[in-house]
RNA sequence: UCGCGACAAGGGCAAACCCGGCGAAAGCCGGCGACGCAAAGCUACGAGGCUACGGCGCGAAUCGCGCCACGCCAGUCGGGCCGCCGAC
Numbered sequence: 001u002c003g004c005g006a007c008a009a010g011g012g013c014a015a016a017c018c019c020g021g022c023g024a025a026a027g028c029c030g031g032c033g034a035c036g037c038a039a040a041g042c043u044a045c046g047a048g049g050c051u052a053c054g055g056c057g058c059g060a061a062u063c064g065c066g067c068c069a070c071g072c073c074a075g076u077c078g079g080g081c082c083g084c085c086g087a088c
Stems, first nucleotide, its partner, number of pairs: 004086002012037002018031005035075001041081003045078003048073003054068006
């Protein structure tokens, strides 16, 4: 340095629930809390997933249904970028 990831060391992150806030929603932020995580650090580039305010279409039209991401998920997978420690 590359690979690998130990019942190592020092640390780190924080699922669900609940509370507060933002949002049409998905979801996000803060608090609480730990299911887990060696990239559970960053990035929507590819695949995938979620939502549909609004737009478009249809209908039996104050409503209902369908389609659409420009919204979201990095704790779904892959790619890219960056990084702590050092047993075998």
A computed fold for an 88-nucleotide RNA from a Gemmatimonadaceae bacterium, annotated as c-di-GMP-I riboswitch aptamer.
The sequence was found by an Rfam model in a public genome assembly.
The source organism's lineage runs through Bacteria, Pseudomonadati, Gemmatimonadota, Gemmatimonadales and Gemmatimonadaceae.
Its Rfam family is "c-di-GMP-I riboswitch aptamer". Its family is annotated with cyclic-di-GMP binding in the Gene Ontology.